[in-house]
Molecule: transfer RNA
Organism: uncultured Lachnospiraceae bacterium
RNA sequence: GCUCCAAUAGCUCAGUUGGUAGAGCACUUCACUCGUAAUGAAGGGGUCUCCGGUUCAAGUCCGGAUUGGAGCU
Numbered sequence: 001g002c003u004c005c006a007a008u009a010g011c012u013c014a015g016u017u018g019g020u021a022g023a024g025c026a027c028u029u030c031a032c033u034c035g036u037a038a039u040g041a042a043g044g045g046g047u048c049u050c051c052g053g054u055u056c057a058a059g060u061c062c063g064g065a066u067u068g069g070a071g072c073u
Stems, first nucleotide, its partner, number of pairs: 001072007010025004019056001027043005049065005
C1' cells in the first nucleotide's frame, strides 16, 4: 500500500423481507432467611462508532471517515 471482517445496554452477543431495539450476565428495589448466598418478582439503563445519501420510514441499503482484527505484498 491492497483485500476482507467487525463496531448495538457496564460486559458477551442477537436483531428475519427496511416498519421507531432485545436476551444472558451485571446493577437497583422487594419477597424469602436469624443473617448471607442461592432462588423468585419488579425496575432502571441505548443519539445502534461518526459524517452524509436513498426512502413516507434506516441498527438494517449506498458512499466516506475512525477504531479494532485477519490476510496479501